A computed fold for a 170-nucleotide RNA, annotated as Lysine riboswitch aptamer. The coordinates come from a structure-prediction model, not an experiment, and the mean pLDDT is 78.
RNA sequence: AGCCAUGAUAGAGGCGCAGCGGUCAAGAGUAUCUCCGGCAUCCCGGCAGGCACCGGCGGAGGGAAAGGGGCGGCUGCCGAAGCACCCGCUUCGUGCCAAGGUGAUGCGGGCUGCUGGGACGCCGGAAAAGAUCCGGCGGACUGUCACGCAAGUGGAGAGCUGUCAUCGCU
Repeated sequence: AGCCAUGAUAGAGGCGCAGCGGUCAAGAGUAUCUCCGGCAUCCCGGCAGGCACCGGCGGAGGGAAAGGGGCGGCUGCCGAAGCACCCGCUUCGUGCCAAGGUGAUGCGGGCUGCUGGGACGCCGGAAAAGAUCCGGCGGACUGUCACGCAAGUGGAGAGCUGUCAUCGCU
């Protein structure tokens, strides 16, 4: 000096990722409120029981918000993060009795599994939605490494690049 391994640390990818608040559309002339009218039974208000109450419909007048997004800003970042699965909790009109399971929704956790990245196309799902998001597949692009003279082919982030330390080989 080169190479291998381990560890620490700093970085790169680009329509890169997440969070926060701003703004705009949609949600929606919906929920809801007031007034007027109607309302026997049945049915509905997650599903599987009971009872009671409230609501459901039409007209008139007021009239939102949340969840989900677009845009630009700031902050933190580059397994960023997302999804699946599992666990716990919340909500699913109100009260009571009984029972205490399942489904959906939201939040938190695991340090389990999968995914290098975004865009596009097809299929499926979420959603009020033709917005948007998620998953799968496909060909291309892009970053990276390996092989190859090249054309190109292949791999995955448990990766790659720089620096340092340690062990070892030449």
Rfam family: Lysine riboswitch aptamer. Its family is annotated with lysine biosynthetic process in the Gene Ontology. About the family: Riboswitches are metabolite binding domains within certain messenger RNAs that serve as precision sensors for their corresponding targets.